[in-house]
RNA sequence: AGUUGGCCAGGCAGCCGCUGGAUGGCGCCGCUUUGCGGAGCUGUCGAGAGGAAAGUCCGGGCUCCACAGGGCAGGGUGCCAGGUAACGCCUGGGGGGCGCGAGCCCACGGAAAGUGCAGCAGAGAGCAGACCGCCUAAGGCGCGUCGCUAUGGCGACGCGAACGGUAAGGGUGAAAGGGUGCGGUAAGAGCGCACCGCGCGCGUGGCAACAUAGCGCGGCUAGGUAAACCCCACCUGGAGCAAGGCCAAAUAGGAAUCCGCUGGCGUGGCCCGCGUCGGAUUCGGGUAGGCUGCUGGAGGUGGUCGGUGACGGCCGCCCUAGAUGAAUGGUUGCCGGUGGCACCUAAGGGUGUCACGACAGAACCCGGCUUAUCGGCCAACUCCU
Numbered sequence: 001a002g003u004u005g006g007c008c009a010g011g012c013a014g015c016c017g018c019u020g021g022a023u024g025g026c027g028c029c030g031c032u033u034u035g036c037g038g039a040g041c042u043g044u045c046g047a048g049a050g051g052a053a054a055g056u057c058c059g060g061g062c063u064c065c066a067c068a069g070g071g072c073a074g075g076g077u078g079c080c081a082g083g084u085a086a087c088g089c090c091u092g093g094g095g096g097g098c099g100c101g102a103g104c105c106c107a108c109g110g111a112a113a114g115u116g117c118a119g120c121a122g123a124g125a126g127c128a129g130a131c132c133g134c135c136u137a138a139g140g141c142g143c144g145u146c147g148c149u150a151u152g153g154c155g156a157c158g159c160g161a162a163c164g165g166u167a168a169g170g171g172u173g174a175a176a177g178g179g180u181g182c183g184g185u186a187a188g189a190g191c192g193c194a195c196c197g198c199g200c201g202c203g204u205g206g207c208a209a210c211a212u213a214g215c216g217c218g219g220c221u222a223g224g225u226a227a228a229c230c231c232c233a234c235c236u237g238g239a240g241c242a243a244g245g246c247c248a249a250a251u252a253g254g255a256a257u258c259c260g261c262u263g264g265c266g267u268g269g270c271c272c273g274c275g276u277c278g279g280a281u282u283c284g285g286g287u288a289g290g291c292u293g294c295u296g297g298a299g300g301u302g303g304u305c306g307g308u309g310a311c312g313g314c315c316g317c318c319c320u321a322g323a324u325g326a327a328u329g330g331u332u333g334c335c336g337g338u339g340g341c342a343c344c345u346a347a348g349g350g351u352g353u354c355a356c357g358a359c360a361g362a363a364c365c366c367g368g369c370u371u372a373u374c375g376g377c378c379a380a381c382u383c384c385u
Stems, first nucleotide, its partner, number of pairs: 001382008010335007018048002021045006028038004050359001054370002057368005062240004074236005079093005094108001095106004109231002114229002116225002131170002133166003141160008178196006197220001198218005203212003244292004254283006263277005299318008337356008
């Protein structure tokens, strides 16, 4: 100068408060009355936020609803092996990339099944392409020389460029259909060869991903993209503590019985009957409200054993918030940390003063991930001097 892992989150004391718990006192109320329970006031003792309590992004416990079984659709995950209650998490390993290094990062199955997509630039972007450059061998074209001729042309040689050939070189691009060399050629080219690379098969090592110093085959066919459709493998019901359970006021409405009764009104010519109106009692649902769920749990911690490790087995010890407009705080003093200024000191440093001290707060519980975070401590390791 860094890398990785772990830890702390100012300390002590006084005073004043807040929320639960335990235990006394005082009077009150209820009941199944030497007792039990409830609310109120008051005393004492003890406890009282986090590493992320956060985001609510995954996974599970718990609760209710749904559900024969199988499949499709939808959603999710995606190298391999292991850990775990489970996971998209963790550990170890493989492969790829970055870094001198300690180490870090990776949605990392399939593109020689199918479909689709690829801006700009560029001649050409998918079973490709001739812009510049290179070449003139063959066929054709033009020009020149010579020869022949039936005067129309024909043949030989030379020169020229592109209608031609060429994927070596230049140029464009993220990407131009392996690389280097020799041969070869008109110039070139896996066109041929050697080596390297690549792919496939066998063998070998490994549980596997994968690796390969071995053998054989293929001149290379098979470019990219799947957080594009898709294919393959595996997983997958929904809602959530405002879940769910219990008690239950007033008011309104409901049901049953009784009373007023031979009542009023309606039906009807009249009676019975039926409906409706009034009162009382009881019952049931449900609202306000209260209780519960509610904190002892995949719990913490020390040791030991197994394992590279995540983690697991066994033994001992400990109990550590449960609020509901929502407590866990405020203030004073001292000490301590960091920074600025002033003074002192030979220096290390000391004294005084001022400022700063984060992110943020449980709400059923737990395992993770991600994000936020002043300052500081410890351990191991790397690089430079």
Bacterial RNase P class A from a marine eukaryotic metagenome, 385 nucleotides, folded computationally.